[in-house]
RNA sequence: UCGUUGCACUAGGGGAGUCUUCACAGACUGAGAUUGAACAUUCGUUCUAAACCCUUUGAACCUGAACUAGGUAAAACUAGCGGAGGGAAGUGGUUAAUUGGUUGU
Numbered sequence: 001u002c003g004u005u006g007c008a009c010u011a012g013g014g015g016a017g018u019c020u021u022c023a024c025a026g027a028c029u030g031a032g033a034u035u036g037a038a039c040a041u042u043c044g045u046u047c048u049a050a051a052c053c054c055u056u057u058g059a060a061c062c063u064g065a066a067c068u069a070g071g072u073a074a075a076a077c078u079a080g081c082g083g084a085g086g087g088a089a090g091u092g093g094u095u096a097a098u099u100g101g102u103u104g105u
Stems, first nucleotide, its partner, number of pairs: 001101003007092004011055004017028004034049001036047004061086003067080004
C1' cells in the first nucleotide's frame, strides 16, 4: 500500500491423484492421497471411522472431461473452457479478532 476476515453452538457437504512392470516398500503434488468391514474379483462398489477442506458473500467438490494449448517421465503447474451447468446453513455474541500479496527501509 492492495486485498481478506476471526470466534462459539448446532447442523450439513466433499475428495483421495501421479509414478516406480507388481506393491508389501518408496518418490511427488496437495489442506487432505487414510481406518475397518462387506460385496465383487482385479477395474472396483457400498458402508463405517479419523483427519482435512468447504457450506449460498458457495472454484470445497461434481459434470462437460480420457476436454483444448503450453508444460512434466507421468502427475503437478500455467492459460482457456468459465462465473458454463450443478453444489452443502442457521443461530449467538464482539466492532474486534484473521490472513496473504507487492513495494520500501
The prediction has a mean pLDDT of 76. A computed fold for a 105-nucleotide RNA from Ornithinibacillus scapharcae TW25, annotated as TPP riboswitch aptamer (THI element). It was read from a public genome assembly, where an Rfam model found it. The model forms 100% of the base pairs in the Rfam consensus. Its Rfam family is "TPP riboswitch aptamer (THI element)". A reference for the family is Serganov et al. (2006), "Structural basis for gene regulation by a thiamine pyrophosphate-sensing riboswitch", Nature. From the family's description: Vitamin B(1) in its active form thiamin pyrophosphate (TPP) is an essential coenzyme that is synthesised by coupling of pyrimidine and thiazole moieties in bacteria.